[in-house]
Predicted 3D model of a 1441-nucleotide RNA (small-subunit ribosomal RNA) from an uncultured bacterium.
Its Rfam family is "Bacterial small subunit ribosomal RNA".
The coordinates come from a structure-prediction model, not an experiment, and the mean pLDDT is 85.
RNA sequence: GAUGAACGCUAGCGGUGUGCCUAAUGCAUGCAAGUCGAACGGAAGGACUUAAUUUCGAUUGAGACCGAGAGUGGCGAACGGGUGAGUAACACGUAGGUGACCUGCCCUAGAGAGGGGAACAACCAGUGGAAACGCUGGCUAAUACCCCAGAUGUCAAUAAUGUUAGAGAUUGUUGACUAAAGCUGAGGCGCUCUAGGAGGGACCUGCGGCCCAUCAGCUAGUUGGUGAGGUAACGGCUUACCAAGGCAGAGACGGGUAGGGGACGUGAGAGCGUGAUCCCCCACACUGGUACUGAGACACGGACCAGAUACCUACGGGUAGCAGCAGCAAGGAAUAUUGCCCAAUGGACGGAAGUCUGAGGCAGCAACACCGCGUGGAGGAAGAAGGCUUUCGGGUCGUAAACUCCUUUUCUGGGGGAUGAGAGCGGACAGUACCCCAGGAAUAAGUCUCGGCUAACUACGUGCCAGCAGCCGCGGUAAAACGUAGGAGGCGAGCGUUAUCCGGAAUUACUGGGCGUAAAGCGCAUGCAGGCGGUAGCCAAAGUCGGACGUGAAAGCUCCUGGCUCAACUAGGAGAGGCCGUUCGAGACUAGGGUACUAGAGGGUGAUAGAGGCGAGUGGAAUUCCCGGUGUAGUAGUGAAAUGCGUAGAUAUCGGGAGGAACACCAGUGGCGAAGGCGGCCUUCUGGGUCGUUCCUGACACUAAGACGCGAAAGCAUGGGUAGCAAACGGGAUUAGAAACCCCGGUAGUCCAUGCCGUAAACGAUGUGAACUUGAUGUCGGCAAUGUAAUAGUUGUCGGUGUCGUAGUUAACGCGAUAAGUUCACCGCCUGGGGAGUACGAUCGCAAGGUUAAAACUCAAAGGAAUUGACGGGGGCCCGCACAAGCGGUGGAGGAUGUGGUUUAAUUCGACGCAACGCGCAGAACCUUACCUGGACUUGACAUUUCCAUGCCCGCGCCAGAGAUGGCGUUUUCCCUUCGGGGACGUGGAGACAGGUGCUGCAUGGCUGUCGUCAGCUCGUGUCGUGAGAUGUUGGGUUAAGUCCCGCAACGAGCGCAACCCUUGUCCUUAGUUGCCAUCGGGUCAAGCCGGGCACUCUAGGGAGACUGCCGGUGAUAAGCCGGAGGAAGGUGGGGACGACGUCAAGUCAUCACGGCCCUUAUGUCUGGGGCUACACACGUGCUACAAUGGUCGGUACAAUGAGCUGCAAUGCCGCGAGGUGGAGCUAAUCUCAAAAAGCCGGCCUUAGUUCGGAUUGGAGUCUUCAACUAGACUCCAUGAAGUCGGAAUCGCUAGUAAUCGCGUAUCAGCAACGACGCGGUGAAUACGUUCCCGGGCCUUGUACACACCGCCCGUCACACCAUGGGAGUUGACAUUGGCAGAAGACGUUUCGCCAACCUUCGGGAAGCAGGCGUCCAAGCCGGUGUUGAUGACUGGGGUG
Repeated sequence: GAUGAACGCUAGCGGUGUGCCUAAUGCAUGCAAGUCGAACGGAAGGACUUAAUUUCGAUUGAGACCGAGAGUGGCGAACGGGUGAGUAACACGUAGGUGACCUGCCCUAGAGAGGGGAACAACCAGUGGAAACGCUGGCUAAUACCCCAGAUGUCAAUAAUGUUAGAGAUUGUUGACUAAAGCUGAGGCGCUCUAGGAGGGACCUGCGGCCCAUCAGCUAGUUGGUGAGGUAACGGCUUACCAAGGCAGAGACGGGUAGGGGACGUGAGAGCGUGAUCCCCCACACUGGUACUGAGACACGGACCAGAUACCUACGGGUAGCAGCAGCAAGGAAUAUUGCCCAAUGGACGGAAGUCUGAGGCAGCAACACCGCGUGGAGGAAGAAGGCUUUCGGGUCGUAAACUCCUUUUCUGGGGGAUGAGAGCGGACAGUACCCCAGGAAUAAGUCUCGGCUAACUACGUGCCAGCAGCCGCGGUAAAACGUAGGAGGCGAGCGUUAUCCGGAAUUACUGGGCGUAAAGCGCAUGCAGGCGGUAGCCAAAGUCGGACGUGAAAGCUCCUGGCUCAACUAGGAGAGGCCGUUCGAGACUAGGGUACUAGAGGGUGAUAGAGGCGAGUGGAAUUCCCGGUGUAGUAGUGAAAUGCGUAGAUAUCGGGAGGAACACCAGUGGCGAAGGCGGCCUUCUGGGUCGUUCCUGACACUAAGACGCGAAAGCAUGGGUAGCAAACGGGAUUAGAAACCCCGGUAGUCCAUGCCGUAAACGAUGUGAACUUGAUGUCGGCAAUGUAAUAGUUGUCGGUGUCGUAGUUAACGCGAUAAGUUCACCGCCUGGGGAGUACGAUCGCAAGGUUAAAACUCAAAGGAAUUGACGGGGGCCCGCACAAGCGGUGGAGGAUGUGGUUUAAUUCGACGCAACGCGCAGAACCUUACCUGGACUUGACAUUUCCAUGCCCGCGCCAGAGAUGGCGUUUUCCCUUCGGGGACGUGGAGACAGGUGCUGCAUGGCUGUCGUCAGCUCGUGUCGUGAGAUGUUGGGUUAAGUCCCGCAACGAGCGCAACCCUUGUCCUUAGUUGCCAUCGGGUCAAGCCGGGCACUCUAGGGAGACUGCCGGUGAUAAGCCGGAGGAAGGUGGGGACGACGUCAAGUCAUCACGGCCCUUAUGUCUGGGGCUACACACGUGCUACAAUGGUCGGUACAAUGAGCUGCAAUGCCGCGAGGUGGAGCUAAUCUCAAAAAGCCGGCCUUAGUUCGGAUUGGAGUCUUCAACUAGACUCCAUGAAGUCGGAAUCGCUAGUAAUCGCGUAUCAGCAACGACGCGGUGAAUACGUUCCCGGGCCUUGUACACACCGCCCGUCACACCAUGGGAGUUGACAUUGGCAGAAGACGUUUCGCCAACCUUCGGGAAGCAGGCGUCCAAGCCGGUGUUGAUGACUGGGGUG
């Protein structure tokens, strides 16, 4: 885009079309084929005339007229209408043929119609039957039937003419045979014969159009001939005889499917699909068979028979055929009225009038399709209401509505009113189309969609639910994807969905594809058919090309024009349409015929290389075994071992022997062969190649379906052989196991002969042959030139075999004269993945198995090449307390602390590998506090605001209560004022609102951790690549560093690194109090205590200093590195702050902020108490220890950072002590905390659970606090646990570091601090080095990974479901075959029976009819075979989850 459609929602009108696609299932009822009295005999009945009778109602007779129904006869019924079952066929289409034919009615022409005869219906009488339908006798007419005569006729014989591919043509002679019908209205209409025509039909032929080869062979009337029969006619059409043919890979036979065409749909076309309506042809008419009549039928509304089905029946018998029009049932997703009319068109009959006509013309039903029209038009705002949304400002529906003006297609009412009817009559449609008038915006909009493809977005609801979905995919609490709403988009009386076809799809590729790696080259050759084929003339004209003619029906299609108002629709004209036929030409090319040629191909000849093949012989080395000698304890084997062998003498070694198999070195991307493959040497036979020569043949060529041959290894069969090796198997190891890898043994096999098998990653994953297209460089075999001592070398050339590479090509990788380039010829093969190279069938094989080769079902991928990452028990380079080297710890003990778990009313919450666990918490007794229990409050503990009422507020006291809270009492009476009131504050009430440590860190901001202070991460422009991307950033050096240098299709730049900042180390300068004290003076027991000073220390401002700057070496003359000098400091001096792009949906909604959701007399607020401090247990982090480098006692020395008014607190006094008392000084370089400790000196302890260790417990206290019971710290006395250096494992640290020692601070009333953050004192050891562990950086490589190795992923097993193969069988369908059977009918025959026309000698005869018999034959019955379907216990694999 389309449809004969259906379904869902919706629906105003008209026109034109279309309408059982399924059950060729069955049908009630009505209609669909009759007509002619001008062919005929007649006739119920009707009315008229007349006569008789009469009961006046009528009855009977005669005459002429009309005349239903039935009958004889003629024509029609073979047309028209329906359907598509069958049919793969001369059925259809197209072009021809009939010299092999027929033809009623019609037209033309010619000729004719003489004479005679016998019946049968109707009818009458009788009779059978329920009916259908008959039977017997009698009468009768004709355009019904019969006989005779007769020819321009027909047939036969014969003679001649003469044509064609082929006489049944024409003419003559002779013989035989055969015709007619009348009617009339007197005009005509008919009848017979002959010839011709037109139209119709029959038969034959070429060509064309479906699928399956898992259908490969088929055929006995089969193919042909002769005779006969039959037909309108040819013919095996039929029959007898004879011959043995005929068809088939260009697809016979078989199976499946199907009416064919014009055309229709789609498509740019080529094609592909279809075969409704309309037209042509065919076939069929309940199923099967058969003939009759006729011009025509083997006959839809005729006949006979058989069968199935249905109906009637009096049970004896009968009847029926809608695939005609309506209609019914059934089936189905689904398809209409039991309508009107013959007015028109056409048909049958008739002389005509006319009759008949479900053909046809119309109407009805259906949005089923196409076409047309309408549902109003104009105006109308800073934009109503309402809806939706919102950032609360607004936005949007939206000029939309309202409202104003206007119009009337449509609608309603009224009036008029056709064409269709070509002389007359005649209109179903139809009071329709159309026209006029009136009325009034009046009667008229839906449907689908809005994630991308694909035009159109928000809100709410829902929460992997409900649902959506054409594909991808949406939905797990912020869904533009579900549902609803608002809005929007599309189309519009329709819109969507489903189904089907074409297109897109170059996705079967003729136009117009491919096969190295994506699917795809047969393992290789030989070769018949087939396809294709070199050079130059000639002939002819099959293909080819051109002209003309014929045909290609109409309709349809395209163009032009006309008619319905337009259009759809329709009319006229033109065009187009074939692989068609005839004819005339052309002669290039192809094919054909014939003649030449030599460039292809082949042969000759001369050389030549070779693991080419088959057979026979032969050689040495080695392994093993046997014999003998020497000789002694091991040997062998492995990562390490063990099994094994060996004192019965191995291994080792020497000599001799046996046997089998394979041929080291040479040996080489060297050679040969078609491939498989071929390797010692010699040899018989033998195939092929190459080079030179240019002698011969003269296209002999190439390819190759089938066919045929060869074909590694393994395997099979028979017979040999067997040294080594070695599936299976045995043993030993390894291992969780080890059906393996390793080891010790070892049988088939490997070897030979003969025969099978026929497959391999049979690979160059690249079919064979031919031609053409820049090069470079190896190598093998020839030849030529040059050249040499050389057959060295060099150059050229032919034939092989390699590497690199230009153009070109390719998706890329790559290929690149040995093409995967450019072309030609031929073959093979492919068409998404899986199922599956499987099943079934066939075929080959001894078997194993091979070849050929599907489908159901299932998935939305499977695959190739390349890219970037990540990863690797891959490689290279490098770094880090990463290892190593060291020092000290943890893991064991007891406390502390955090966590898990458990417990609990609650043990609030968060943090979970590194990167949670002395973490949030720089301080949980109340508070904190978020948890639990109980008691209270509800505009609230807190904020803003509005309104109303009221009062200043505050403060104090008493009572109740656990308190919150409540009650009572008391004190007090604000400011401004225009005197109305207003303001601040409080209380009470009402409303907006507050409040939430409630949820979501996976909606977020901010902040933080981590990789990692690792050296990386990127960009612009350029270049390369189809692209992803690459380059830069890689490489060579170097560095702590992507630090720097050099090189380079890159050149630059940014964020990182470094530096700039702080601190510390040296010096200078400035300043000199609260700091300092060298000099001067004073002064004390002592003391910078005082004057004084600022030199020093110090303080804190400013400067200097370090830059590989200098020297030497090294390196590339670089960057740099090594060493040295100087210097307080040397190569980043030490330390800190500083953290690139990013990763982990890392952490935090409980710091804070914030979207959404949730609670609102509670998830908010207040309050007493409790809990966060629990305790069988497990883990992390620290502390104290286990002691003598120690403990304890006494004495004694030296810091720094800090803190202090709700504070630090001195001297003094009291207490053993914690502390108390008291309060000088200090808002601090001034006073205080404050004592530093380890250290040093001296004494004791002497290796012990101790004078170590201090837990635990008892008692007594101190301090803080409203309050130390749950649950504080500290002190004193007493008690004195575990623990004697810690398993596997594991942590920190490279210098002022580790270790060790103390001091300070924050938080804080106090403190569970042994924590955290700082400060100083004392002060080491070690680093060979980078193999290994961990982490990281760069380059490279492989990858089936990309939530990226914590990845991906294979098979069994278990379960569920699905389709399918096998299967003892069971049961259908179709086809076929052998018998039996044999209706109707046809043909043949016939003793018998019957018999109007003609003949007769009257007896009969001829002819005929019925019957009998025979042949053919439908159904039916019995048996066999084939194909195919359904089903089947059980069973096989497969798919999905």